A computed fold for a 72-nucleotide RNA from Hofstenia miamia, annotated as transfer RNA.

[in-house]
RNA sequence: GGGCGUGUAGCUCAGUGGUAGAGCGUCCGCUUCGCAUGCGGAAGUUCCAGGGUUCGACUCACUGCUCGUCCA
Numbered sequence: 001g002g003g004c005g006u007g008u009a010g011c012u013c014a015g016u017g018g019u020a021g022a023g024c025g026u027c028c029g030c031u032u033c034g035c036a037u038g039c040g041g042a043a044g045u046u047c048c049a050g051g052g053u054u055c056g057a058c059u060c061a062c063u064g065c066u067c068g069u070c071c072a
Base pairs, nucleotide, nucleotide: 001071002070003069004068005067007065010024011023012022013021018055026042027041028040029039030038048064049063050062052060
């Protein structure tokens, strides 16, 4: 330098154009003398950036950037 892939909650990841989710973690409550476990609840996401297509974009196409991988 070129090909392919990746980017979503604190972490690991779902999400095939129509109001963004799970597990773990965090916080609160119940249970305990107390802790752990268990149960219930809550908070937490400008979905990498930009401008496009569309009535409507995390989702489609393009450009850039990050990281990974392969080739040279």
Source information:
The sequence is in RNAcentral, with records from Ensembl Metazoa. It matches the Rfam family "tRNA". Gene Ontology term of the family: triplet codon-amino acid adaptor activity. From the family's description: Transfer RNA (tRNA) molecules are approximately 80 nucleotides in length. Rfam classes the family as a transfer RNA.